[in-house]
RNA sequence: AGAGUUUGAUCCUGGCUCAGGACGAACGCUGGCGGCGUGCUUAACACAUGCAAGUCGAACGGACCGGAGUCUGACACCGAGCAUUUUUGCCAAGGUAGUCUAGACAGCGCAUAUGCUUCGGAGGAAUGUGAACAAAAGUGAACAAUCCGGAGAAGCAUUACGCCCUAUAGUGCUAACACCUACUCGAAGUAAGAGUUCUCGGUGUUAGGCUUCGGUUAGUGGCGAACGGGUGAGUAACGCGUAGACAACCUGCCUUCUAGAUGGGGACAACGUUGCGAAAGUGACGCUAAUACCGAAUGUCCUAUUGUUUCUGCAUGGAAAUGAUAGCAAAGGUGGCCUCUAUUUAUAAGCUACCGCUAGAAGAUGGGUCUGCGUCUGAUUAGCUAGUUGGUGAGGUAAAGGCUCACCAAGGCGACGAUCAGUAGCCGGUCUGAGAGGAUGAACGGCCACACUGGGACUGAGACACGGCCCAGACUCCUACGGGAGGCAGCAGUGGGGAAUCUUCCGCAAUGGACGAAAGUCUGACGGAGCAACGCCGCGUGAGUGAAGAAGGUUUUCGGAUCGUAAAGCUCUGUUUUUAGGGACGAAUGGUCUUUAUGCGAACAGUGUAGAGACAUGACGGUACCUAAAGAGGAAGCCACGGCUAACUACGUGCCAGCAGCCGCGGUAAUACGUAGGUGGCAAGCGUUGUCCGGAAUUAUUGGGCGUAAAGGGCGUGUAGGCGGGAUAGCAAGUCUGUUGUAAAAGUGCGGAGCUCAACUCCGUAAGGUCAAUGGAAACUGUUAUUCUUGAGUGCAGGAGAGGAAAGUGGAAUUCCCAGUGUAGCGGUGAAAUGCGUAGAUAUUGGGAGGAACACCAGUGGCGAAGGCGACUUUCUGGACUGUGUCUGACGCUGAGGCGCGAAAGCCAGGGUAGCGAACGGGAUUAGAUACCCCGGUAGUCCUGGCCGUAAACGAUGGGUACUAGGUGUAGAGGGUAUCGACCCCUUCUGUGCCGGAGUUAACGCAAUAAGUACCCCGCCUGGGGAGUACGGCCGCAAGGUUGAAACUCAAAGGAAUUGACGGGGGCCCGCACAAGCGGUGGAGUAUGUGGUUUAAUUCGACGCAACGCGAAGAACCUUACCAGGACUUGACAUUGAGUGAAAGAUUUAGAGAUAAAUCCCUGUCUUCGGACACACGAAAACAGGUGGUGCAUGGCUGUCGUCAGCUCGUGUCGUGAGAUGUUGGGUUAAGUCCCGCAACGAGCGCAACCCUUAUCCUUUGUUGCCAGCACGUAAAGGUGGGAACUCAAGGGAGACUGCCGUCGACAAGACGGAGGAAGGCGGGGAUGACGUCAAGUCAUCAUGCCCCUUAUGUCCUGGGCUACACACGUACUACAAUGGGCUUAAAUAGAGGGAAGCAAGACCGCGAGGUGGAGCAAAUCCCAAAAACAAGCUCUCAGUUCGGAUCGCAGGCUGCAACUCGCCUGCGUGAAGUAGGAAUCGCUAGUAAUCGCAGAUCAGCAUGCUGCGGUGAAUACGUUCCCGGGCCUUGUACACACCGCCCGUCACACCACGGGAGUUGGAAACACCCGAAGCCGGUGAGGUAACCGUAAGGAGCCAGCCGUCGAAGGUGGGGCCGAUGACUGGGGUGAAGUCGUAACAAGGUAGCCGUAUCGGAAGGUGCGGCUG
Repeated sequence: AGAGUUUGAUCCUGGCUCAGGACGAACGCUGGCGGCGUGCUUAACACAUGCAAGUCGAACGGACCGGAGUCUGACACCGAGCAUUUUUGCCAAGGUAGUCUAGACAGCGCAUAUGCUUCGGAGGAAUGUGAACAAAAGUGAACAAUCCGGAGAAGCAUUACGCCCUAUAGUGCUAACACCUACUCGAAGUAAGAGUUCUCGGUGUUAGGCUUCGGUUAGUGGCGAACGGGUGAGUAACGCGUAGACAACCUGCCUUCUAGAUGGGGACAACGUUGCGAAAGUGACGCUAAUACCGAAUGUCCUAUUGUUUCUGCAUGGAAAUGAUAGCAAAGGUGGCCUCUAUUUAUAAGCUACCGCUAGAAGAUGGGUCUGCGUCUGAUUAGCUAGUUGGUGAGGUAAAGGCUCACCAAGGCGACGAUCAGUAGCCGGUCUGAGAGGAUGAACGGCCACACUGGGACUGAGACACGGCCCAGACUCCUACGGGAGGCAGCAGUGGGGAAUCUUCCGCAAUGGACGAAAGUCUGACGGAGCAACGCCGCGUGAGUGAAGAAGGUUUUCGGAUCGUAAAGCUCUGUUUUUAGGGACGAAUGGUCUUUAUGCGAACAGUGUAGAGACAUGACGGUACCUAAAGAGGAAGCCACGGCUAACUACGUGCCAGCAGCCGCGGUAAUACGUAGGUGGCAAGCGUUGUCCGGAAUUAUUGGGCGUAAAGGGCGUGUAGGCGGGAUAGCAAGUCUGUUGUAAAAGUGCGGAGCUCAACUCCGUAAGGUCAAUGGAAACUGUUAUUCUUGAGUGCAGGAGAGGAAAGUGGAAUUCCCAGUGUAGCGGUGAAAUGCGUAGAUAUUGGGAGGAACACCAGUGGCGAAGGCGACUUUCUGGACUGUGUCUGACGCUGAGGCGCGAAAGCCAGGGUAGCGAACGGGAUUAGAUACCCCGGUAGUCCUGGCCGUAAACGAUGGGUACUAGGUGUAGAGGGUAUCGACCCCUUCUGUGCCGGAGUUAACGCAAUAAGUACCCCGCCUGGGGAGUACGGCCGCAAGGUUGAAACUCAAAGGAAUUGACGGGGGCCCGCACAAGCGGUGGAGUAUGUGGUUUAAUUCGACGCAACGCGAAGAACCUUACCAGGACUUGACAUUGAGUGAAAGAUUUAGAGAUAAAUCCCUGUCUUCGGACACACGAAAACAGGUGGUGCAUGGCUGUCGUCAGCUCGUGUCGUGAGAUGUUGGGUUAAGUCCCGCAACGAGCGCAACCCUUAUCCUUUGUUGCCAGCACGUAAAGGUGGGAACUCAAGGGAGACUGCCGUCGACAAGACGGAGGAAGGCGGGGAUGACGUCAAGUCAUCAUGCCCCUUAUGUCCUGGGCUACACACGUACUACAAUGGGCUUAAAUAGAGGGAAGCAAGACCGCGAGGUGGAGCAAAUCCCAAAAACAAGCUCUCAGUUCGGAUCGCAGGCUGCAACUCGCCUGCGUGAAGUAGGAAUCGCUAGUAAUCGCAGAUCAGCAUGCUGCGGUGAAUACGUUCCCGGGCCUUGUACACACCGCCCGUCACACCACGGGAGUUGGAAACACCCGAAGCCGGUGAGGUAACCGUAAGGAGCCAGCCGUCGAAGGUGGGGCCGAUGACUGGGGUGAAGUCGUAACAAGGUAGCCGUAUCGGAAGGUGCGGCUG
């Protein structure tokens, strides 16, 4: 990045579908390991059980436990002292050292080394890496590697060296010396311990009392519980995001600072006593503490009120200083100490440290409030709002504010979308995309909201509070029935729902939080583990070698190919796995203890701070990791394979089963179904389903369109809005730009680092706003001011016009009435009829009435915004145009809504009504005819007034402005030139047409009147159908109009153009196509074929032309394929191997025969002597066999269009392309035959010619043919000799070519006429059949794929059948007679064939068929063989006959094994129908039709058929209008299976979704009224009351009660909205082979379509007006 799908093909439009990515996923098949993440998207459904918020005894009084002290009692034990022994320590004096020297920190110098970072120059060709850009492709900076600067430069860190030698290393300045310190030795002394003896006392245990200490702790009290954790129901909102504001606010704990903390009082829990209750719980009395509670004092400050002064701000205002008045605070605890004080030796009322307390000022943190901007869909939701909007005052709050209240005013919001309805937590981000965007809001992070549902407040710094309270409701549980308890949307877990989502785990070791002085306690936050392929990432399932290309599978053309180096085998490795051993980081900045320095302090106390050392602390977890060993050992599946889309074969199935994302596959050879083999893809996963983005430029800002594909409003006017001419100046809103702030973190991009890599994590850096603040610029837009005239308007001067409205006038014509003339028809049609007319029509003349419309002029002429406007005159009136350039000075363009106009039809009311004329009546037509045609005819058409508001209202083309070649008409106006003048000519503007270039368009086409190039504004479109329908709204008297969906359904619908085919389209042309003729068929009988029927079988095929005397050129058996019966099973026939040896033949018997049995006969040929060949038989295999199926699997052959003149190709050109051109055109021809012309030039297959035959001549040859001349000869005869002339035969030639002449034609091709010629324009005939069409015919000629049968669908035999017979059709024969029949006679004249299992002569026999017999002939010799019609004569004389011959009887003949079914012929007899054939239909144009016979093939026999042959031998053709068929060109098309096409509507049936519907039912919201819980607030007095005041009476205050406002739930009511359902009903869609017609597509047979009205089973018809599509 594209692809498939509309068509016969093409281009376009346009939808549908696919390939990609993603997911909190699910399902199917499969499943080795690890790491990191993630895991109820549904029922904000209900929840068992456990845990999730406590802590502080250093606030307090108690209670309990323990220790200690003291006193007493008892018991046990011990200690002290003296003496002695012994051990150990201390220690005077003495000695040594504190000197040499060592030597920081900082600094300086130097540059030793290392590391890091940054910067260079050259080069960067190729290679590699590769940021960034880029959809992809690609482009590609830079870097690396290389070289140079010979210490490259700079910086930083560490280090080495040097300098400095200072502090310091004890003091006395230095030294002696002394002291001190350290070390060592150490007498005496001393201290301690141990043992023993004596004395004295004590200790321990236990019990009790007291005191004290420690621990635990219910309660009081403090802090916390408002955090953390969960969920997304609600919310369309200042809820969220972003940027701001608070001079309108609060803030516990924390930090800093200032000033304090004086002195008192009264209670209540706990506890004790005693009640109530099942429980939950609770009452009364009594005692008591505090950092609990309450007064008083003080008042730095603070607050309120009120002065003064200063400073300051965007407004209200604010800040500071300084006065006055009033008001307002506190609490202690713990440790230590004795300097001060007080008692006096040790304590606290003292001091000190720390923690707390009070008042205040700041900070920080956290919150509250307000504002700008942004934030989904629906207008089939257009109006909403009474505390509503504002003001004044008051109340309330931490705080502004209708937040609340009283009063006043009448405002406020809304088309820039209010209100209403639906849906929804928002964001950082996530997914996708090149981006712009689109979709989304799991996990993580920020904000909000909620905590069973609804309401409410309390406490508090903070809540209207998830694990608090009160009330109401629903639900669940306990109960002793009186009453109580509860809230997992915390972590686990359960049920339920669902396609679907986990453990009732471990630990506070780490991080964080609450409390505490701290230790510490608590912490389902959190850290971890478990389950799940749910996702991402990584690893493995082995590696190398290995051809006998194994076995096996699959396939096969049987050769092979393939799985496939794949396996086996051999050689290795050890990731993973298993076992064993070792074994972490996370943990020390924290804690405890020791210690050093230092602050406070009176202090050697204590405590804080800073440092050093030691010790202890791990859920995960014996985990990660490491080591060793074993062993290829334990570890691969899923999907696909017709195209899109990588990958193909076999078998099975047979429109079945099934597949399918789209196109579509499957009806017997399926690469598309199922299976197998193979192949392709991905891989511990793979597919499917669902959803989102992409592709889709298919909502188009980037980035689409509207003449004909969907789409320009019917037309104007004009509001809002959008856009807008020239110049100057200012401002700075937009715009551009600088700076600052912010846009949390995480995430994404980039660079680096840490886990072996990666995922993952960490560090750094970029990026990100339509943001805000503040500077700057001033071109453009905007705005303000001034100005200009060209846009626009206006004045003046003109002319043109069916522009509009009203009034009046006119003539022609139709109709009607009256009168005259006049007589039988008129009228109408394709033809008729209805109708009118003898009661006088039509026709004609005169007069009159009335309505409607205005001929000619008249013109792609004029006018109008469109619809539209047409006689003439007058009045009123709009607009445009030309000229001029007066005036105004941008006043303009467009235009959502609004308003107006708006053909025809239609409606209402009143008139009018001549013609025309829906409906209707009648007549025709027709199968029908609710139509077309005809005769009538009502509404209507006309006028006035009022509605309607639509049309193919069209140029299917919105309006405006500007620009961009020309040519030629026409209308109006002007100018120039010219002229006497009019013309002519040139030119300007406005309108209206045609042609045409560039350009544009899918093409057609458009082209200054654009569909070209641009800008501005409006309207409209987004696949076809459903449907311009339903519902709702608005309008209308109605008809209806306007606005305008969805379900469902299809994969197309469509535009333009192309090639064909077709047309009851057109043009040209041809043909026995018609016409003109001749003869037939159709009627009869017979023959033959077919259908039908019948049958055991009547074998099969052929079915319009192009089946039917066809296959069949010949069915008695055979043929034969059919039927019945009887037989055979490797077979009647073929091949192969082995065995045997004959086989065959003849005769007899049984049998219908096949067959079986017996007898006789006899032992094949060749030979290299090994054997081979041929034949036969039996057995067994492979196999044979099939006229069984499929001609729709095929080959071959054939028919047909059609012997029609066509069918194509190469190159070139044109077209985006299919295609076109050539091949069309003008002539001509039998012909695409030829000529000319031409963007074509050539060529091929066809045509013609070449071939055969026939007609003429020449030549050659001359038997079997011939016989002119010569000769012989016969009854006759080419019979004979001979001849080679003729005929003929068969070889070779000639000839005919429009060659010649004339006319026509274009000087061509050619046509016509003529000459010559045997023949004349292709001389006649034949063979020859282009590309193709018909799935035409043939599987039964043959061949053949596949399927089927195999003791039978094969083979053999006998008999039967194919020959049947009510009937129908085709093709023939014979006739119906006199152009004839019969008989007789004579003489002729053919051609072409055939002949050996043959033709057969002469002769004889028979009436005859034929028989006997056999000369000749393998044939120019002999035979078949006689030709017949014809001619002449006689007869018949118009009849069912002397026509006709069917049928039947008898008797014969021939062929053949055999004529019964079932042959042909002969003789005699019999003598049917038929008297010229209805509708209809066939052949033929010259040696033809017609008529006459002859021969042949097949064949034993059988011919009216077929194929040939000759004899006799016509008529007619004006001509192409019509019928049929064909060719070419053109046109239309909705056809392409191609008119035997396509296609419309009703009806009937089935299914589906939807609308209406008497109603029924449910939901949510609002409104009105009733009731009114809890509670705050207010009120109240007849209850109660510790602290304060008090002259002791009481008061203040508080509590309880009651009342009131508000108020949730509940109730009642009437409307509106939404949903479900509903007898019945309406249209719609789909289906199949139904029924009725045939409306549309061709002139679709009446041109079609649009609007409207009306009618009709239905398509539809008709009227009126319109359009051309």